This is a predicted structure of a 72-nucleotide RNA (transfer RNA) from a Minisyncoccota bacterium. The coordinates come from a structure-prediction model, not an experiment, and the mean pLDDT is 82.
RNA sequence: GCCGACAUAGCUCAAUGGUAGAGCAACGCUUUUGUAAAGCGAAGGUUGUGGGUUCAAGUCCCUCUGUCGGCU
Numbered sequence: 001g002c003c004g005a006c007a008u009a010g011c012u013c014a015a016u017g018g019u020a021g022a023g024c025a026a027c028g029c030u031u032u033u034g035u036a037a038a039g040c041g042a043a044g045g046u047u048g049u050g051g052g053u054u055c056a057a058g059u060c061c062c063u064c065u066g067u068c069g070g071c072u
Stems, first nucleotide, its partner, number of pairs: 001071007010024004018055001027041004048064001050062003
């Protein structure tokens, strides 16, 4: 230099163009003499940046940034 994949909650990951979810962690409550475990609850997201298409974009297109891999 060229090609490809990925970027979503604190972490690991889902989500047919039509209400953004799960597990774990953290927080609160119950249970216990107490801790752990278990159960319940609530919270936590400008879906990497900037544009475009569309009635509607996490999803489709383009640009940029970052990470990883391959080729030379």
The sequence is in RNAcentral, with records from ENA and MGnify. It matches the Rfam family "tRNA". It is annotated as a transfer RNA.